Source information: Predicted 3D model of a 476-nucleotide part of an RNA (small-subunit ribosomal RNA, 3' major domain) from a metagenome.
Context: one part of a larger RNA
RNA sequence: UGACGGGGGCCCGCACAAGCGGUGGAGCAUGUGGUUUAAUUCGAUGCAAUGCGAAGAAUUUUACCAGCCCUUGACAUCCUCGGGAUUUAGCAGAGAUGUUUUAGUGUUUUUGGGAACCGAGUGACAGGUGCUGCAUGGCUGUCGUCAGCUCGUGUCGUGAGAUGUUGGGUUAAGUCCCGUAACGAGCGUAACCCUUGUCCCUAGUUGCCAGUAUUUUAGGUGGGAACUUUAGGGAGACUGCCGGUGAUAAACCGGAGGAAGGUGGGGAUGACGUCGAGUCAUUAUGGCCCUUAUGGGCUGGGUUAUACACGUGCUAUAAUGGCCGGUACAGAGAGCUGCGAAGUGGUGACGUGGAGCCAAUCUCAGAAAACCGGUCGUAGUCCGGAUUGCAGUCUGCAACUCGACUGCAUGAAGUCGGAAUCGCUAGUAAUCGCGGAUUAGAAUGCCGCGGUGAAUACGUUCCCGGGCCUUGUAUA
Repeated sequence: UGACGGGGGCCCGCACAAGCGGUGGAGCAUGUGGUUUAAUUCGAUGCAAUGCGAAGAAUUUUACCAGCCCUUGACAUCCUCGGGAUUUAGCAGAGAUGUUUUAGUGUUUUUGGGAACCGAGUGACAGGUGCUGCAUGGCUGUCGUCAGCUCGUGUCGUGAGAUGUUGGGUUAAGUCCCGUAACGAGCGUAACCCUUGUCCCUAGUUGCCAGUAUUUUAGGUGGGAACUUUAGGGAGACUGCCGGUGAUAAACCGGAGGAAGGUGGGGAUGACGUCGAGUCAUUAUGGCCCUUAUGGGCUGGGUUAUACACGUGCUAUAAUGGCCGGUACAGAGAGCUGCGAAGUGGUGACGUGGAGCCAAUCUCAGAAAACCGGUCGUAGUCCGGAUUGCAGUCUGCAACUCGACUGCAUGAAGUCGGAAUCGCUAGUAAUCGCGGAUUAGAAUGCCGCGGUGAAUACGUUCCCGGGCCUUGUAUA
């Protein structure tokens, strides 16, 4: 000087408390461990691994296994020789591949040849998802969006170092004020950026419809430029004003005006560093290793196994509900390898059809919970839907291993969950549906969007984590 303390003081955080809803019990989905296996490819392992890499494993992917094949190689550059490139078809084979066969003589040229492309040969070399993340770059997680981390000059100390950065207040903040052997400065904080909340100006189609005319009652049409809205530009919030407290300061408390008030809400933004944290399997890369194989091709299988254990979710256990009928209101997105309307067939998944749309125009597209009426009457039920049988639909060469969905039948566990444990402070939790990326097909995951919409916070004694000052030390 740090680190640590079941030392002290001050302070903060959904850290506790106060509340609301969960997990842990059930079934299923998904990931992991273990076990099994020819293989169950590899990585990630307290918080900070476990719906993680993977925004999507039937083949491909694919790295794993079995079998069958290739050896200058699937890919790059160079050398030599030959050939148009390309293409039709047959046979063998699981295919890779092997073999035979049909059509075809191009382009440029100084007529030597050249540029593509194909085949054969030779060796330099290619190739490696092989090892080392404890050799590395780059990127990332984490403490933590915590308020800290430092430097120059000066001063003090023999020196390591200290001071500044401590102290009195204050703040979300090393934020600001005052004091002060310190005076200044930098990286962080804040602000500048995006979005949302109010108003004004400009513009008026594909969007809008107040007044007006018309209508098949649909802003449909004539028309309008007000409103909504769209997207460009501005205004607005700064403790600016008033009162009180305070040290006359910084600031705090209350009030006015205002759409908004003290960082208005949300996002992006992550200091010096810590964990020899993670990644050699994104890529790059040192070293080591393989080179008829640890490289390459193909078929099939596996990554989907399953006495069990754990994590994360979905659906429930019902009456604030299930079922039936009626009826209303979003936002944000996507669409040519596409979205696909009306009509029509089917109980349905879906088929047929093909209008319109490169989309404020057309389509996906019916929002659902809510509301109104009916029924059920506390029961393993008209709750719950697992599992299983049969019949189908769609995608795709192909749904056996191993897809999603539909119909009929079947109708398991489950009556609110031990110890323990998680999230959340407002348009939040809870609850309800909608969309997108990835995809031929395949979400209960992920990323977004809106609808309905709470309870509670006395407080900081305690648990956990953190910041500052101080103290002790058998620690570095």